[in-house]
RNA sequence: UAGGAUAAUAAAGCGCCUGGACUCAUUAAUGAGUUGACGAGGGGAAGGUUUAUCGAAGGAUUCGGCGGAUGCCUUCUAGUGUCCAUCUACACUAAAAGUUAUUUUCAAAACCAUGGGGUGACUCAUGGAACAAAUAAAUAGCAGGAUGAAGU
Numbered sequence: 001u002a003g004g005a006u007a008a009u010a011a012a013g014c015g016c017c018u019g020g021a022c023u024c025a026u027u028a029a030u031g032a033g034u035u036g037a038c039g040a041g042g043g044g045a046a047g048g049u050u051u052a053u054c055g056a057a058g059g060a061u062u063c064g065g066c067g068g069a070u071g072c073c074u075u076c077u078a079g080u081g082u083c084c085a086u087c088u089a090c091a092c093u094a095a096a097a098g099u100u101a102u103u104u105u106c107a108a109a110a111c112c113a114u115g116g117g118g119u120g121a122c123u124c125a126u127g128g129a130a131c132a133a134a135u136a137a138a139u140a141g142c143a144g145g146a147u148g149a150a151g152u
Base pairs, nucleotide, nucleotide: 014067015066016065017064019063020035021034022033023032024031025030038055039054040053044076045075046074047073048072049071077094078093079092080091081090082089084148085147086146087145088144098142099141100140101139102138103137104136111128112127113126114125115124116123117122
């Protein structure tokens, strides 16, 4: 220095690079590097699964590949709503919770400027002024059956 084994830690538009693109050295071969997702949002348990929510930017590179991941499906647990209770039916929720409609509300990069590192491709930091959607909130409408209670 390389390889193998074991253990621990970290991350979730997260991690990595044998493709591609680009840079440097070099006549070439080849070698060494750079790039390779901008925020918002998301965790009951078990199993399964892979192209796992929303928009912004850009306009072959946020291309391509590998791994992972709070997604999704099934079952289970506990609960919420259908105007009081129980059972059931349906739809939802995992600290929130029926469905439809309307209105309101929330970002960072990109961009500009300044400075630092690098031969370079590029990269880091500070400041400036913006613009989303999902979500969320408010309002309104509409929400099963059986039995019982209360009230009129």
Molecule: glmS glucosamine-6-phosphate activated ribozyme aptamer
Organism: Haloplasma contractile